[in-house]
Two RNAs folded together computationally: RNase P RNA and transfer RNA, 469 nucleotides in total. Rfam match: Bacterial RNase P class A. Its family is annotated with tRNA processing, ribonuclease P activity and dimeric ribonuclease P complex in the Gene Ontology. Rfam classes the family as a ribozyme. The prediction has a mean pLDDT of 77.
RNA sequence: CCAGUUGGCCGGACGGCCGCUCCGGCACAUGUCGAAAGACCGUCGGAGAGGAAAGUCCGGGCUCCAUGGAAACACGGUGCCGGGUAACGCCCGGCGGGGGCGACCCCAGGGAAAGUGCCGCAGAAAGCAAACCGCCCGUGCGGCCUCGGCUGUCGGGUAAGGGUGAAAGGGUGGGGUAAGAGCCCACCGCGGGACCGGCAACGGGACCGGCAUGGCAAACCCCACCGGGAGCAAAACCGAAUAGGGGCGACGCGGCGCAAGCCAGCCAGUUUCCAGGCCAGUCGCCCGGGUAGGUUGCGUGAGGUGUCCGGCAACGGGCGCCCAAGAUGAAUGGCCGUCACGCGGUGAGCGAUCAUCGCCGUACAGAACCCGGCUUACAGGCCGGCUGGUCCU
RNA sequence: GAUCGCUUAGCUCAGCCGGUAGAGCAACUGACUUUUAAUCAGUAGGUCGAGAGUUCGAAUCUCUCAGCGAUCACCA
Numbered sequence: 001c002c003a004g005u006u007g008g009c010c011g012g013a014c015g016g017c018c019g020c021u022c023c024g025g026c027a028c029a030u031g032u033c034g035a036a037a038g039a040c041c042g043u044c045g046g047a048g049a050g051g052a053a054a055g056u057c058c059g060g061g062c063u064c065c066a067u068g069g070a071a072a073c074a075c076g077g078u079g080c081c082g083g084g085u086a087a088c089g090c091c092c093g094g095c096g097g098g099g100g101c102g103a104c105c106c107c108a109g110g111g112a113a114a115g116u117g118c119c120g121c122a123g124a125a126a127g128c129a130a131a132c133c134g135c136c137c138g139u140g141c142g143g144c145c146u147c148g149g150c151u152g153u154c155g156g157g158u159a160a161g162g163g164u165g166a167a168a169g170g171g172u173g174g175g176g177u178a179a180g181a182g183c184c185c186a187c188c189g190c191g192g193g194a195c196c197g198g199c200a201a202c203g204g205g206a207c208c209g210g211c212a213u214g215g216c217a218a219a220c221c222c223c224a225c226c227g228g229g230a231g232c233a234a235a236a237c238c239g240a241a242u243a244g245g246g247g248c249g250a251c252g253c254g255g256c257g258c259a260a261g262c263c264a265g266c267c268a269g270u271u272u273c274c275a276g277g278c279c280a281g282u283c284g285c286c287c288g289g290g291u292a293g294g295u296u297g298c299g300u301g302a303g304g305u306g307u308c309c310g311g312c313a314a315c316g317g318g319c320g321c322c323c324a325a326g327a328u329g330a331a332u333g334g335c336c337g338u339c340a341c342g343c344g345g346u347g348a349g350c351g352a353u354c355a356u357c358g359c360c361g362u363a364c365a366g367a368a369c370c371c372g373g374c375u376u377a378c379a380g381g382c383c384g385g386c387u388g389g390u391c392c393u
Numbered sequence: 394g395a396u397c398g399c400u401u402a403g404c405u406c407a408g409c410c411g412g413u414a415g416a417g418c419a420a421c422u423g424a425c426u427u428u429u430a431a432u433c434a435g436u437a438g439g440u441c442g443a444g445a446g447u448u449c450g451a452a453u454c455u456c457u458c459a460g461c462g463a464u465c466a467c468c469a
Base pairs, nucleotide, nucleotide: 001389002388003387004386005385006384007383008382009381010380012339013338014337015336016335017334018333020048021047022046023045024044025043026042031040032039033038050364054375055374057373058372059371060370061369062231063230064229065228067275068274069273070272071271072270073269075227076226077225078224079223080094081093082092083091084090095109096107097106098105099104110222111221115220116219117216118215119214132162133161134158135157136156137155138154140153141152142151143150144149170188171187172186173185174184175183189211190209191208192207195204196203197202235296236295237294238293245287246286247285248284249283250282251281254263255262256261265278266277267276289468290467291466303322304321305320306319307318308317309316310315340362341361342360343358344357345356346355347354348353394465395464396463397462398461399460400459403418404417405416406415412449420436421435422434423433424432442458443457444456445455446454
């Protein structure tokens, strides 16, 4: 220098003018609303989108559902091992498999020897294998014949060869055989494996076994672990208005006793058990009617940031500092100037580059209860680590 | 804002526990008819919304994305 790989960051800057939302101060003299407080208006000051605010794909906080725990069942989800975390399907570090010369990247990666199911077409045979062609044997039965043999059919052997398929029951070489075959041998692969290393996944492995029951679980299923439902249009309060209605349905308002109490019944998927609570009018659907208002929830939180310590890392702990949008037809914008970056033209220069012009471009997108992730979109730019190649010293 | 559902021929829909995609209407051609309609016979038309993955094989199973649609306010 070229090519590549990986981690992180920014995502226009400054100034002026006009405007928007919220908060605070001052004025409330005049104007509008109001009984008043106060609000609008006026003036001054402060704050004002993101790395994804997005998709709503996971995990939580929070709120309500009449309750908490345990077990079993059903349903749903997750799936190598260890760690992190409030939690996760997320993250970190390893293991195994695959790809790449390499840096590095990818993997829903438990169980197919518990059982069921499927493997279309093709092919002879597709699941405790199979003889179509070929090869070989036969004193079987025929034909031809130069009597060496050739050939048809039948019976048997053979999975080495051909052909089919995604897949045909180890591979290569040698021996062996009528032809063949782990039938035997060598190497490779495979299965089991004392023992050793590792928390574990797993790795190594003396020795043993001629080799066996292929694939699919993002098919049912088995095993292990996790999970109550709904969602801020949750929920609570204030106010306005109406016909303060009607119909259907579910579960109840239970029993004994003078009483204390006991027995039933109900309590967030179903059932059972333990503890506790409840004894009440509560809920659902449909028809009809009314309103289209306000407040809380609502931003101090698994918060951010600097530094030190522990840890390979994710992350955790200590100390210091900071408080940072809160709208509701929904604010965070527009114009001008200068500069920056990119693109194109012209000129200078061997080139790197510089000057000038064009005003062309500066993305994706925008909070709506709040966090932790994932995924997807994104003009352009900056910084660091590493790998391969080439050249020079 | 939240929760669900759908996407297959020009239109309306089947097929969805995997094996290579159909039906009705519409279109075109021919027959019948003086002609048209109706009827009868036949033909063409599909990357199953897009992209990945699992599998020998995907419209179907899984994931991501795109487009479209529906429902959900409060009071009595």